[in-house]
RNA sequence: GCGACUAUGGUGUAACGGUUAACACUCGGGUUUGUGGAACCCGCGAUGAGAGUUCGAUUCUCUCUAGUCGCC
Numbered sequence: 001g002c003g004a005c006u007a008u009g010g011u012g013u014a015a016c017g018g019u020u021a022a023c024a025c026u027c028g029g030g031u032u033u034g035u036g037g038a039a040c041c042c043g044c045g046a047u048g049a050g051a052g053u054u055c056g057a058u059u060c061u062c063u064c065u066a067g068u069c070g071c072c
Stems, first nucleotide, its partner, number of pairs: 001071007010025004018055001027043005048064005
């Protein structure tokens, strides 16, 4: 230099172009307990950036950024 793939809560993953973006762990609160843990209940928190297509984009297209891999 060329090509492929990936990017979603603090972490790990889901989500035919159409529900309020779902689940688990973590975290906060509560019940329970002599304390803690476990268990149960409730809650907070996310689509890498910018454009385009579309009635509607996490999803499709383009550019950029970052990462992984391959070729030279």
This is a predicted structure of a 72-nucleotide RNA (transfer RNA) from a Patescibacteria group bacterium. Its Rfam family is "tRNA". The family's RNA type in Rfam is transfer RNA. The source organism's lineage runs through Bacteria and Bacteria candidate phyla. It was read from a public genome assembly. The prediction has a mean pLDDT of 80.